[in-house]
Background
The part of an RNA shown here (small-subunit ribosomal RNA, central domain) has 351 nucleotides and comes from an uncultured bacterium. RNAcentral holds the full RNA, with entries from ENA and Greengenes. Its mean pLDDT, the model's own confidence on a scale to 100, is 91.

Context: one part of a larger RNA
């Protein structure tokens, strides 16, 4: 390389947009470039193979053939791909008119609670722990009450509820703004899929400027535990957590399951939409349909565990990765970065 693979043995890029490529629905007709077929020509001679000859025989020599699996050119066929030219509408997208959601951005606002200020009431203890001190307190705390400040953060509603492409979104309002979804139609006509480089988007630490700081809290400093305790408990306590802009760009980024498409028994939840039912009108019930989201499950996959119309089944395009363990996601070189790193990514040696 070939072949097998990728939930859990190695192996799905975190995620998304999207160039170059591959792939690409019906249906006419042209074309004949790939495809098939005919024929010339070339494929140099030895050698290899097949039938045969000569050395007493084999190696060795020798005559015929076959084969060179190729390429040129010319002559045809048109079924399937491709190229042109035209239609179609089932894939794709757009309108109308609805619904649903922490979806995404800016501003305002709100009560609860925690800590701090200042008053009042009030006296010996308050915290914490297994159990205790460290530590606050007679300079009057804890505890109650009435005012104030201030940051973060949103109990209850809340839900194998809802949204996004992932990452992720949870008071209230208001502006602005993305997508879905759903019911009838009507327009456009294959505009599609995937995507190697690119791009942008990326939790939490973390980095710089400048702010802001309640609470919690790496570091850190005391108590305690202990044979020691550079720890787990405890009283403190800075950086950080917040915001603004600007970096990094990782992850058990997970559904350990790359994206679209088709087809392949059923059953029970729930969430949004339409239809039917039902009723004066609703509500509620039941039934059907669509999109999501979850529990079982047949056949069929699978090492097994387990999936199973949301597949890990049956298939089809596209992409990305594995190839025994450690060395090692290291070194080195490139690149990016302010820097901590990141990214690509070996080898020797060794089981």
């Nucleotide at each position: 390389c070939u072949g097998g693979g990728c939930g859990u043995a190695a192996a799905g890029c975190g995620u998304c947009c999207g160039u170059a490529g591959g792939c690409g629905g019906u249906u006419u007709g042209c074309u004949a470039a790939g495809u098939c077929u005919g024929a010339u020509g070339u494929g140099a001679a030895a050698g290899c193979c097949c039938c045969g000859g000569g050395c007493u025989u084999a190696a060795c020599c020798u005559g015929g053939g076959a084969a060179c699996g190729g390429c040129a050119u010319u002559g045809g066929a048109u079924a399937c791909u491709g190229g042109c030219a035209g239609g179609c509408u089932a894939g794709a997208g757009u309108c109308u008119g609805g619904u649903a959601g922490a979806g995404g951005g800016u501003g305002g606002u709100g009560g609860a609670a925690u800590u701090c200020c200042c008053g009042g009431u009030g006296u010996a203890g308050c915290g914490g722990u297994g159990a205790a001190a460290u530590g606050c307190g007679u300079a009057g705390a804890u505890a109650u009450c009435g005012g104030g400040a201030g940051g973060a953060a949103c109990a209850c509603c809340g839900g194998u509820g809802g949204c996004g492409a992932a990452g992720g979104c949870g008071g209230c309002c208001a502006c602005c703004u993305g997508g879905a979804c759903c019911a009838a139609g009507a327009c456009u006509g294959a505009c599609g899929c995937u995507g190697a480089g690119g791009g942008a988007c990326g939790a939490a630490a973390g980095c710089g400027u400048g702010g802001g700081g309640a609470g919690c809290a790496a570091a850190c400093a005391g108590g305690a535990u202990u044979a020691g305790a550079u720890a787990c408990c405890c009283u403190g306590g800075u950086a950080g957590u917040c915001c603004a802009c600007g970096c990094c760009c990782u992850a058990a980024a997970c559904g350990a399951u790359g994206u679209c498409g088709a087809c392949u028994a059923g059953c029970c939840g729930u969430u949004g939409g339409g239809g039917g039912u039902g009723u004066a009108a609703a509500a509620g019930c039941c039934c059907c349909u669509u999109a999501g989201u979850g529990g079982c499950g047949c056949a069929g996959c699978u090492a097994a565990c387990g999936c199973g119309u949301u597949a890990a089944g049956u298939c089809g395009a596209c992409c990305g990765c594995c190839u025994g363990g450690g060395g090692a996601g290291u070194a080195c070189g490139g690149c990016c970065g302010c820097a901590a790193g990141g990214u690509u990514a070996a080898a020797a040696c060794u089981c």